[in-house]
RNA sequence: AGAGUUUGAUCCUGGCUCAGGAUGAACGCUGGCGGCGUGCCUAACACAUGCAAGUCGAACGGGUGUACGGGAUGGAAGGUUUCGGCCGGAAGCCCCGUGCAUGAGUGGCGGACGGGUGAAUAACGCGUGGGCAACCUGCCCUGUACAAGGGGACAACACUUAGAAAUAGGUGCUAAUACCGCAUAACGGGGGGAGCCGCAUGGCACCCCCCUGAAAACUCCGGUGGUACAGGAUGGGCCCUCGUCUGAUUAGCUGGUUGGGCAGGGUAACGGCCUACCAAGGCGACGAUCAGUAGCCGGCCUGAGAGGGCGGCCGGCCACACUGGGACUGAGACACGGCCCAGACUCCUACGGGAGGCAGCAGUGGGGGAUAUUGCGCAAUGGGGGGAACUCUGACGCAGCGACGCCGCGUGGGUGAAGGAGCGUUUCGGCGCGUAAAGCCCUAUUGACAGGGAAGAACGGGGGCGGUUCCUCCUUAAGUAGCCCCGGCUAACUUCGUUCCCGCCGCCGCGGUUAUUCGUUGGGGGCCAGGGUUAUUCGGAUUUUCUGGGUGUUAAGGGGGCGCCGGCGGCAGCGCCAACCAGGAGUGAAAGUCCGGGGCCCAACCCCGGGACUGCUAUUGGAACUGCGCGGCUGGAGUGCUGGAGGGGCAGGUGGAAUUUCUGGUGUAGCGGUGAAAUGCGUAGAUAUCAGGAGGAACCCCGGUGGCGAAGGCGGCCUGCUGGACUGCGACUGACGUUGAGGCCCGAAAGCGUGGGGAGCAAACCGGAUUAGAUACCCUGGUAGUCCCCGCCGUAAACGAUGAUUACUAUGUGUCGGGGAGCAGAGACUGCCCGGUGCCGCAGCCAACGCAUUAAGUAAUCCACCUGGGGAGUACGUCCGCAAGGAUGAAACUCAAAGGAAUUGACGGGGACCCGCACCAACGGUGGAGCAUGUGGUUUAAUUCGAAGCAACGCGAAGAACCUUACCCGACCUUGACCUCCCCCUGGAUGGCCCGUAACGGGCCCGGCCCUUUUGGGGCAGCGGAGACAGGUGGUGCAUGGUUGUCGUCAGCUCGUGUCGUGAGAUGUUGGGUUAAGUCCCGCAACGAGCGCAACCCCUAUCCUCAGUAGCCAGCGAGCUAGGUCGGGCACUCUAGGGAGACUGCCGGGGACAACCCGGAGGAAGGUGGGGAUGACGUCAAAUCAUCAUGCCCCUUAUGAUUUGGGCUACACACGUGCUACAAUGGCGCAAACAAAGGGAAGCGAGCCUGUGAAGGUAAGCGAAUCCCAGAAAUAACGUCUCAGUUCGGAUUGUAGUCUGCAACUCGACUACAUGAAGCUGGAAUCGCUAGUAAUCGCGGAUCAGAAUGCCGCGGUGAAUACGUUCCCGGGUCUUGCACACACCGCCCGUCA
Repeated sequence: AGAGUUUGAUCCUGGCUCAGGAUGAACGCUGGCGGCGUGCCUAACACAUGCAAGUCGAACGGGUGUACGGGAUGGAAGGUUUCGGCCGGAAGCCCCGUGCAUGAGUGGCGGACGGGUGAAUAACGCGUGGGCAACCUGCCCUGUACAAGGGGACAACACUUAGAAAUAGGUGCUAAUACCGCAUAACGGGGGGAGCCGCAUGGCACCCCCCUGAAAACUCCGGUGGUACAGGAUGGGCCCUCGUCUGAUUAGCUGGUUGGGCAGGGUAACGGCCUACCAAGGCGACGAUCAGUAGCCGGCCUGAGAGGGCGGCCGGCCACACUGGGACUGAGACACGGCCCAGACUCCUACGGGAGGCAGCAGUGGGGGAUAUUGCGCAAUGGGGGGAACUCUGACGCAGCGACGCCGCGUGGGUGAAGGAGCGUUUCGGCGCGUAAAGCCCUAUUGACAGGGAAGAACGGGGGCGGUUCCUCCUUAAGUAGCCCCGGCUAACUUCGUUCCCGCCGCCGCGGUUAUUCGUUGGGGGCCAGGGUUAUUCGGAUUUUCUGGGUGUUAAGGGGGCGCCGGCGGCAGCGCCAACCAGGAGUGAAAGUCCGGGGCCCAACCCCGGGACUGCUAUUGGAACUGCGCGGCUGGAGUGCUGGAGGGGCAGGUGGAAUUUCUGGUGUAGCGGUGAAAUGCGUAGAUAUCAGGAGGAACCCCGGUGGCGAAGGCGGCCUGCUGGACUGCGACUGACGUUGAGGCCCGAAAGCGUGGGGAGCAAACCGGAUUAGAUACCCUGGUAGUCCCCGCCGUAAACGAUGAUUACUAUGUGUCGGGGAGCAGAGACUGCCCGGUGCCGCAGCCAACGCAUUAAGUAAUCCACCUGGGGAGUACGUCCGCAAGGAUGAAACUCAAAGGAAUUGACGGGGACCCGCACCAACGGUGGAGCAUGUGGUUUAAUUCGAAGCAACGCGAAGAACCUUACCCGACCUUGACCUCCCCCUGGAUGGCCCGUAACGGGCCCGGCCCUUUUGGGGCAGCGGAGACAGGUGGUGCAUGGUUGUCGUCAGCUCGUGUCGUGAGAUGUUGGGUUAAGUCCCGCAACGAGCGCAACCCCUAUCCUCAGUAGCCAGCGAGCUAGGUCGGGCACUCUAGGGAGACUGCCGGGGACAACCCGGAGGAAGGUGGGGAUGACGUCAAAUCAUCAUGCCCCUUAUGAUUUGGGCUACACACGUGCUACAAUGGCGCAAACAAAGGGAAGCGAGCCUGUGAAGGUAAGCGAAUCCCAGAAAUAACGUCUCAGUUCGGAUUGUAGUCUGCAACUCGACUACAUGAAGCUGGAAUCGCUAGUAAUCGCGGAUCAGAAUGCCGCGGUGAAUACGUUCCCGGGUCUUGCACACACCGCCCGUCA
């Protein structure tokens, strides 16, 4: 510091999202130790139990316990005994005294602190700085003075009453530092005198008189305490300046309300704090009132800062203590662990009545995602009481629980392989985990065990923490690593599984069969006793913009004006100092942050010092700027005078043209209307035409990016009234200005109300058309309305989508109004100034488009408005309106965009230009029939598979009876039919014959390898065996290669450098011509180049040349059965090599003197002569995994292999492509003529014989310019048929045959005879073709045993038509629009499900 995400790409606007920090956190996974912190954010919900505020016997009386002493009583144990007793005197009990302890009570001090919580509170509550001349202050400190002398009670206690209890009452006794008089003093109050001071009321001090008015003792003899006054300190109370959240869809609020008077009351004190009276004020857009939310601050988090968010812990203040109210006591409370009342709740009860208040510390229930122990101790610090010892203290100090946070430490260190095992992956070679482990050598932090053992106490005793920190010995590398992530942002990649399923995702987005996004393995990255997620907050976000944004088109200028408040404001002078600046002063608590230093081993943490706390206050000084005051100035502004311009406004009058209508005339059959029609009008006389009348509305030409107005808007002419602007003059005023929230006024059209008016036009509506429909567009009609008066409405794309004002900043050129100047004069001349209104254009600005002195430039002031899209200018509320509606104006929810400008394409029932059998013109077909063939569908055990608009359908298939064959049924094989490797055996293998099977498989017999260095080895072949593997026409053409189709033989597609543009891109390649062509020429910020075009290649058309057999035969010769047959020849034809020829080369015209076009000559051929091969960048996820190759997946006694039979040939039907026809331009018969190009050895097969024929028999020649296939046919000639289902047509069927083949049943072709179907030229629609073409005629070949109407070729005969480019289809170039980019088969709206 940024990044991702709108698009095909780009720039901008703009939102969403991420990376960072933080937390009183929570959740899932994991968890070794220690230190320091921290822990109910929710129910201010309810609380069992224990503890949290007592203390003083040195204030007091009385009781209890205990110890001692004394006294009274008592008489035990024990001793002794003469048994009669005696001695002895204990315990117990009673009284007194002393000491100690202590329950209750009187009394004193403290329970107003400490501790908790944040409900209320938007407030002088808090913060900050002041004030009190308007106040109080127990305990503490200092000072002064004093304490004389008396009195009467009440608790406790005793007795007693009521009650369950709590408690209450009665009688009686008693003490005090308890209570009450009296004396004196201060203080205070009242009256009088008179001094000083201040800040208004006022304050301070002195003198005289009157009035009221204090005290307490105890003692250990040291002291402690008491009263009054004054001062201090501390703590409080009150007042004030400034600051302190959101909402105007809360705009008015207020009755003690605002003020008053030496009124009265009350308080420590001022005060409407309270009461009576008087007045009617007070607050509010600088936001009152109301509503919502909230304890405030020091500070904490974040941020560069300014800010934003927060107020948990710690500290200050406030408020509260079950809820509400109230006072009492007291120095202090309206009192958390006090009182009274009311309420809710809980508990006790004998039902009469009582008790209670954890927001103290623990703890419980509940709520909740969630927050701890019913611990130890008063040892320290602090607090209450006490003279003290001491006592109390859940304040506090510690411990416990929680990774909740921060900080520190550890889970080992060294060495150790070209690198074990294992795991993962692999192209199988390896690679990774990885020096990691093991092994060896060390160490012992920490944990465990054991021993020693602090500081923290000043101050005599007393140590909770704690046998803790720490130190030491021994032992052992052991007892201690997880979590998240790995598509981009964002560091980190593989395997397998899954296959829009499971799932992931913060945003974009992954997953539909090879997922680096799911789950998993291995590996890697990050952090580490944690690591992720969620929530919240700041940042990034300059995305509310003070710092620091915008408003022509992205969200955003109010429809326009006037104008109050407010904001801002000209020139020069003097003064003041509010603001501003400077100095020193006070304050800004501590803690915290920052800097320096120090203490715990370090750190966190703690301590000390400094700095800072950007603020506020008072004070001293300054005077440039702002401000204020004073008096001036004329430049801003205004007034006056002059002059002209104008659809500016209002009112009244007036004019002609036209439409319509009425009356009359002329006149006759139509008019009108449309794309075409119809409705409509018209013989009752229309339309047309003439004359006259009526009525309403609007003002032709002029008329113009001309004028006027603030905007809306304003148009015949005349008159009246009236507003504004402008020019010139420079007389007057002297800053009077500008903007303008609210407010007021104006405000097109439509609409509303009352009343007029109504010619034309015309929503609604009726009818006619159009259409699938047509509630529309078109037509005939037609009502509101449009017009006028008055009154509403208040909105528009009210637009320049551009607020107003002022100043400045290049030019050029129009136009409107006014005014000077120059040229003697004049002018349709020149130049200038002011004001308006246009165009172009520089700088500058802008995302670009564009704006550009009429700014969207440079500055200034003020107003209005914007903050992602949708929801929505909607709902609710309020205001306005007669209504319609207008103004103001949300939220829930939802999306990851919505948008602006520009770019390249594609597209358009947009435009311009051009091309193509694209249309047109012409010829012949298809679509109807029969048959052939392919496809769909159906059927089937199977009818194998693929191809699907053009660009699938006589296509793969150049040929399915078996084979082919991939399909079906059945049978059979399992290292396999086929490849490579290994072992054994054999040389009896291969091959041939036979048997058997439906066939394969199977069985028998015969025969019998090669080389060599030779009991051996090798090669080859085969049986058998094991496993690696084979095999697959199984899937995926959307994983691929290769090949092919198509746009399209269309003229296009690009690159380098330069230039332009922020950029995508543009330029070049556009433009003017021209061409079949991005072909060429010219021009040009382009200059060049590449792939395409063309040419080079092949065939063909003419000629020349070389060669002359198997071809040819003119001339010469020979010969015959008359055939170049032979000799001979190579002239010709021909064959096949080489060349020539055509290049707009020549001439004329056009064009720009170009390219090129038109015409002509010559020529076999003329403007690419004709044909072929040749297919740019790319498009269609086009076709093909079944030609082949190939990744992955799948099958492995089968999805592989072999084999019999069947099927691919099915058949209600539908389509495509063909053949043959329907006939006379024909059919049939007869006899006659002329090709080209091919093929031939498992072949073509002459000739001869046989057969009606297909063909058969025999057999010559030919591996072919020699022989054969081979007869060309149409055609021509002659004859016949005579328009008919025929002498047309040949389907179908029957019979008999021929040929191929292992085999023609399913399922071949052909022949003969017989049979003789449909069909008489084909609906809508549709195909081919521009010349040797269409049409027509036959011939050949590939495949092939056989089997073409198909395919590929060949020649013969041989036309017609093309005006032309409006239209259909396809294509090219330029341009325009665009919300399309999967690109119009697009996008998208509404309704319904």
This is a predicted structure of a 1393-nucleotide RNA (small-subunit ribosomal RNA) from an uncultured bacterium. The coordinates come from a structure-prediction model, not an experiment, and the mean pLDDT is 84. Its Rfam family is "Bacterial small subunit ribosomal RNA". Rfam links the family to the GO terms ribosome and structural constituent of ribosome.